Record summary: Predicted 3D model of a 678-nucleotide part of an RNA (large-subunit ribosomal RNA, domain II) from Parapedobacter deserti. The prediction has a mean pLDDT of 85. Its Rfam family is "Bacterial large subunit ribosomal RNA". NCBI's taxonomy places the organism under Bacteria, Pseudomonadati, Sphingobacteriales, Sphingobacteriaceae, Parapedobacter.
Context: one part of a larger RNA
Parts: sequence; structure tokens; C1' cells
RNA sequence: GCCUACGAGUUACACUUCACCGGCAAGGUUAACCCAUUCAGUGGGGCAGCCGAAGCGAAAGCGAGUCUGAACAGGGCGUGCAGUCGGUGGAGGUAGACGCGAAACCUUGUGAUCUACCCUUGGGCAGGCUGAAGGUGCCGUAACAGGUACUGGAGGGCCGAACCGAUAAGCGUUGAAAAGCUUCCGGAUGACCUGAGGGUAGGGGUGAAAGGCCAAUCAAACUGGGAAAUAGCUCGUACUCCCCGAAAUGUUUUUAGGAACAGCGUGGUGCUUAGUUCCGCGGAGGUAGAGCUACCGAUUGGGUGCGGGGGAGUCACAUCCUACCAAAUCCAGACGAACUCCGAAUGCCGCGGGAUAUGCGCUGCAGUGAGGCUUUGGGUGCUAAGGUCCAAGGCCGAGAGGGAAAGAACCCAGACCAUCAGCUAAGGUCCCGAAAUACACGCUAAGUUGGACUAACGAGGUCCGGCUGCUUAGACAGCUAGGAUGUUGGCUUGGAAGCAGCCAUUCAUUUAAAGAGUGCGUAACAGCUCACUAGUCGAGCGGCCGGGCGUGGAUAAUGAACGGGCAUCAAGCGUGUUACCGAAGCUAUGGGAUAUUUAUAUCGGUAGGGGAGCAUUCCGGCGGGGGCGAAUCCUGACCGCGAGGUUGGGUGGACUUUCCGGAAAAGCAAAUGUAGGC
Repeated sequence: GCCUACGAGUUACACUUCACCGGCAAGGUUAACCCAUUCAGUGGGGCAGCCGAAGCGAAAGCGAGUCUGAACAGGGCGUGCAGUCGGUGGAGGUAGACGCGAAACCUUGUGAUCUACCCUUGGGCAGGCUGAAGGUGCCGUAACAGGUACUGGAGGGCCGAACCGAUAAGCGUUGAAAAGCUUCCGGAUGACCUGAGGGUAGGGGUGAAAGGCCAAUCAAACUGGGAAAUAGCUCGUACUCCCCGAAAUGUUUUUAGGAACAGCGUGGUGCUUAGUUCCGCGGAGGUAGAGCUACCGAUUGGGUGCGGGGGAGUCACAUCCUACCAAAUCCAGACGAACUCCGAAUGCCGCGGGAUAUGCGCUGCAGUGAGGCUUUGGGUGCUAAGGUCCAAGGCCGAGAGGGAAAGAACCCAGACCAUCAGCUAAGGUCCCGAAAUACACGCUAAGUUGGACUAACGAGGUCCGGCUGCUUAGACAGCUAGGAUGUUGGCUUGGAAGCAGCCAUUCAUUUAAAGAGUGCGUAACAGCUCACUAGUCGAGCGGCCGGGCGUGGAUAAUGAACGGGCAUCAAGCGUGUUACCGAAGCUAUGGGAUAUUUAUAUCGGUAGGGGAGCAUUCCGGCGGGGGCGAAUCCUGACCGCGAGGUUGGGUGGACUUUCCGGAAAAGCAAAUGUAGGC
């Protein structure tokens, strides 16, 4: 893991409540018990008690009223609508109360054969080394002291086996072993190791102290019991079909993953057309926007300028000046969730009309009270977040199908069933891959693009539009020629001559034209060139603004961001047109179910509510089948939407069962479920 068996809303009660069924009814009903009889049981008695028939008040009490109150006021609760006993079912209560599950708490005992410490009594420590005190001889001292040699054999002494331990590494890790093996390593006469016997017991012991150890268990052992402790938590909770179908919100909560009430669902019942939507009319309002010499606040420039600063002035005051600050006011500009002289659209309320089919009250039963994404309006945040908090819609949740390569939420569209029928939606039509290598006109050359994403800024990429200048009196580009004179303008300067710099009526002359000079150049000149002009050539050439598509900007880790192939007058982009493909949408045909039957409409669905059924075991009643083969198992056919049922054949060898009712140990895929087998 699979198979088989077992495995979870049960039962009790003078309990509460609701619905349905039945009896009796202003009443209903017996309990214990007694009598009779019986196989179970049933019949009769038993009126104690309970519920109802009257309430109100704290009570005295009064009574269809009563309480409050001064009240014959008002108000509160009553009166007007039948109950009660039993059965069945839904739900609640009390019980273990759907099942399994703690960590723990208390209590009675059992444990020191493991281990900790202690007591008593025994045992053990190869070999080697060091050589304390003391002693003796000799030397020495006045005597001591002291020295030296020998002796001696001390020590939580040294090295190292047994023994006790466990430093490092490796192996082992479903082990040989629930702590080991190998090598290295620490102690090894001691606070040493060890045998036997004994002692200390669970909030207790023992502990050279690690919360260690107390029988592979220790921040409180183990065993029985309280006990089915409790578990707002996790997991699991078993046949079928049909109808409806949520919520993830508000308030409160020692409350936040729980609950109560409300909201939203469902069944029953009553009221009846209240509900919803569109149109018209009438309202309240201060949002979006807008505005501000309409207030409040904030605010830029200018005018005027109270007051102030600075300067001048004076004995002092005055007075004067000021590219300083600046109130108030004027002109112009302009801001604000907590500004408003204004002011929508929506939404909201009322009335009328059209369409549609809900709505509200009472009552049984719930679930939900973690929501999420997206669009729009906002707060918060960074006008960050797959962020967070509100509001209004949609969808997912609880929604399958088609599209977006893939993809809860985006786009299209809401799946009763069947069909080898048709039409469409989004999206597509070269191939993968259903359908246009469709048509018309443009654009793009970047494989841009074929949809992940990008800017500031840069660029004679290219196409289009507008405005404007020049142009057959010849433009633009090229080529040929000229491009002069006063003059080297003046100043400056070492020099400054068109061309370092400054100045200027940058003037005038000759001209077809030629700047007191556009750039290069020189030390300064020179030189080259340009503007400008003529000739040649012969038709368009410049400038500015705007738009389309493209281009650089453009950087990430295996090669990987058109789904791929691949595609360039496209299979890219833009505009237009006609076909076609394309879904569980719509249509067609057949069938089923629900709602009230026809007709018509409806039939996605989690939590959840309601309805109708199937199967299993046993019982009662009426029957039936079976050695001419029951149950069981295997296999085929048929019937039923389904749970399932009927039947043929084989197996098997003794029970079984329709129908009508009743009662449940009544249905397994899951619980790291339990047991067995494989």
C1' cells in the first nucleotide's frame, strides 16, 4: 500500500419547545398501587398529583380587570383567539451525549536486584622508577648546629598491565549492540576499584551540583482508582435521487481562529401587491467641479505705503534720504479634507403610469461572523507592494464550458440528459491546429513586430500634413571667374594690417558684386576660404511647426520573455470590407424532473434547510420457494435517473422469502483508525 472484518448524532427523563397524527374537550390525564386474567400482555379500579379554564401587584389585596397615581388623566401588564393526554419527528436541557486524542491534577499502593549516597563485613592493585622524615658510622661544635657516606622506605609521588574510566577520530546508524567496535587516550596506594548483606521513596530520597540519578521512564518514578477528567483545538463521521441555497458584515464580548443578538439561507403559515425596474413629475442635500475684493486660512509679482531698520541732520524736537523689512489697501495671478458667493451627475424620499414577481409579519431548523482578486471613488503608504483600511459594482469563493501557450478572479458565457445536426460570442483563419497564404489602400526594414516592461534625452531613418522663403526675369547643388578701393579704419600694442581685445553715424567710393569682414592661417604681413556677384547648367530647392511607423538609450547569471515552426507589397502595424472557424451560449429533434394539470417557465452549486426513495439485520401478520437443489460465490442478459432489482448458466449442499406493518448494534475511502491476511 491493497483486501477482508470492525469502526462515529445513540439511549434515558412526569424535562422544555415546535410541527404532524390520534383520543377527549372547558376540560384533559392518571402515578405508585390493587383486582382479574394471560405465553407476551390485556381488562377493570385507583382523582393523590399535574396542566388548562384570570389576571394584576413587591405585598396587603382587588378582580375582567389590576398596578402606578390626588385623579373617574395618561401609561404598563391583562381581557377578546382551547386546552390536555398519548404517539412520531425536528431542536434544546441534564446526563461521557457524534467518535478517537492530551500536556496534567488528586488518591491508594509498588519499587534502591539499575543507579545516587550511607552503614557493616570481605577482596583486589604485574613490573619498573624516584628516594622524604627518622636512624647509624665518620667529620664537626664548648655543647648544639652543620657536613658526608650508608641505612631507611614516605608520597591524593613518577612510568606502565590487570582493574576503573572515556580524550580524539573512524566505523556502526532497519547496528553484532535501544550506546557497541577499532586505534589513540586519563587514573592506576587512592577523595582508588570491587563482592556480599543492609538503609534512605515521589514534592520524597540521593546528589564533589549535570536538574544528575531513583529498574532502557525524571523540572517530580511506576501501578490501580477518581475517569469516558477537560479539550472554545486537530482529525474523522459510512446508501441514492429531487427542490432551494448562504456567509466571511454590524454591535458587544478576559473578546479577536470562540460566542450572543442582528444581517444573509431554508421549511411551514398568514397578510395580501407592499417588492424590483423603467419613464414622467415634485422634493431634501453641499460631494465632483468651480470660485475666492463672498468669508476663513495660506499665497506670487507690481502700485501705494501705516509702522520699523539703516543713513543724514539737530541742544532737542522736527525734517530729509533709502535697489532694506513691511501692516492695510488697489491691480494682476493662483491654492485648501477639516474654506464656500456657487454647484452637478449618480444615489435617496414621495406621487402617477408601464413592465415584472416578489415583499413583509409570525414560527421550526440552520450555516456564516479568517474572505480573496479586479474596476472605480478615497484614507494610509513612496499617487510602493500579490500592502493595508473604507465605499460602489463584478467575479472567485460555491462555477463547469470557450479564449488569454500554461493560469481561482481577466475576456466570452451560467453546464437537466442525449444527438457523427445548425447559428454565433470572445478569440481566431501559413503549418503544428478548426477556419482567408481573402480583398482594398497605406506604413514599417528595425525580425521592429507577431503583446512581459521602460523613460528623460539624442539623431539630415523614413512617410504624411500645415505655414513660409527662393525659383524659366533661371532658384538649389556643382563647376569657371570675380570677391576691389579710401585703408594697415580709430584705439590699444613689441606687433594688431578684415580675423587677441576695445570703440564706432561698421562710413564712403568703384561696381555685375564684394562685410571696416564667416572660418582656417601668420610673430605681424602673406596665403586659402566664405558672404555677395556674373557665367555655365535647366526644375524644383530651402526653413519652421505638427503627426505616423521605426532607431540609440536597453545591463544577470545553463540557451530559453512571439506557445513553437517560421513570416518582410507580411503570417507585422493602421483603416475599411466580405466570408469562414469557433463554447456545455442560442437553435433543432427526442427524453426526464420541478412548479399549480394544459400551456409555459425553470432544473451549476460548497456550508446549510426541505422532500422522496434504495439496501441490510431482526420481529408480527397473510402467503410462497427449496435435495427435481436454499443461502453463498462466479458469469451473462434485462429493468430502474439512481441507491438497486429480476432472471439464465455454473458453483454450492440447507435453508430462504414476496407483500403489509414494526424495531434498529442499519450502509465506510479516508480518523499517522483497530485486528488479520497478502